[in-house]
RNA sequence: AGAGUAAGUUGUAUGGUCGCAUGUCUUUGGACAUGAGGAAAGUCCGUGCUCCAUAGAGCAGGAUGCUGGAUAACGUCCAGUGGGGGCAACCCUAAGGAUAGUGCAACAGAAAUAGACCGCCAGAAAUGGCAAGGAUGGAAAGGUGAGGUAAGAGCUCACCAGCAUUUAGGCGACUAAAUGGCUCUGUAAACCCCAUCUGGAGCAAGACCAAAAAGGAGCAGAAAAAGGUGGUUGCUCGCUGCCGCUCCAAAGGUAGGUCGCAUGAAUCUAUUGGUAACAAUAGGUCUAGAUAGAUGACCAUAAUCUACAGAACACGGCUUAUAGGCUUACUCUAUUA
RNA sequence: GGCCCCAUAGUUCAAGGGAUAGAACGGAAGUUUCCUAAACUUUAAAUCCAGGUUCGAGUCCUGGUGGGGCUACCU
Repeated sequence: AGAGUAAGUUGUAUGGUCGCAUGUCUUUGGACAUGAGGAAAGUCCGUGCUCCAUAGAGCAGGAUGCUGGAUAACGUCCAGUGGGGGCAACCCUAAGGAUAGUGCAACAGAAAUAGACCGCCAGAAAUGGCAAGGAUGGAAAGGUGAGGUAAGAGCUCACCAGCAUUUAGGCGACUAAAUGGCUCUGUAAACCCCAUCUGGAGCAAGACCAAAAAGGAGCAGAAAAAGGUGGUUGCUCGCUGCCGCUCCAAAGGUAGGUCGCAUGAAUCUAUUGGUAACAAUAGGUCUAGAUAGAUGACCAUAAUCUACAGAACACGGCUUAUAGGCUUACUCUAUUA
Repeated sequence: GGCCCCAUAGUUCAAGGGAUAGAACGGAAGUUUCCUAAACUUUAAAUCCAGGUUCGAGUCCUGGUGGGGCUACCU
């Protein structure tokens, strides 16, 4: 210098004029303070909160799936293990079980979990032995080499892959070594099995205030039980509200206010513990809140002339979108000293 | 705001993970007719997008895009 890898950060700034929302003050004229995001988004996970039994039992269903840790919790994060990619920095990984069982594997091919079409050997032939080579396929009976044989074959041996056992190391996933007999197809993002977790609905939840609203006829009259029906948003039980029976009428009213609603698993700084995620302690800060829904427009100056996009109960994550700028660490190649 | 559902020719629908994704109506060209219709023959046209699992994906899984539906309180 070029090519990369990883992490972080910023997301026009300043001033003026007019305007909007909320809060406080007010001499009702106004004044002052504050006013979107890293994703406010998708609504994909996990929680808080509220109601239904302080959320109960069983079945069904759903979710997750290497190990250890973090956390309120998680499908998230951190640290590792195995596998894959890259010269490397580094990146990716839905990664339990295929000897619990069932299913599927089209076409091609002799044969697809099972074997003999061509072929090799013996034999005159019938026939018998073999699976090395050919051909098909995503996958073909462990692979390569040597010995061996009529021809062959883990039949024997060496190395490699896999499996089992033992020993050592590690909390563990797993790794290393030794020994053994020689070897088992793939698919579970097919059903399924195993382990763990899981009640449902959602702020239009829900609480309070105000206002309005369609009942009528007949029969029977002690109470309780039984029974019916509604709620518990898959089913059964359990729990719980209501109901004497029949017929007719199938609609009517309000669309206002207050709370929930922003002090919170909040954020910043420092120290300590931990490899880290994170936790503890001390100190500081208060930081949008509507219900037709505010956060805007114009002008001036500067620069690279401005991306994706806008809160609606809140929080932790994930995913997706994002012009341009800046910072740090590391890798490879080339040149020079 | 919240909760759900769907996506296959121009339209309406099919398709057990397996050949060249099929049918009806519609479109185009031709035959027939003096011309049109009808009829007959032929033909074009599609799995919303990206990634993954699998030998193989319209179908299974993940993420996105687009479209549609439901949803106040009281008597």

Predicted 3D model of RNase P RNA and transfer RNA as a complex of 412 nucleotides. It holds a member of the Rfam family "Bacterial RNase P class A". Rfam links the family to the GO terms ribonuclease P activity, dimeric ribonuclease P complex and tRNA processing.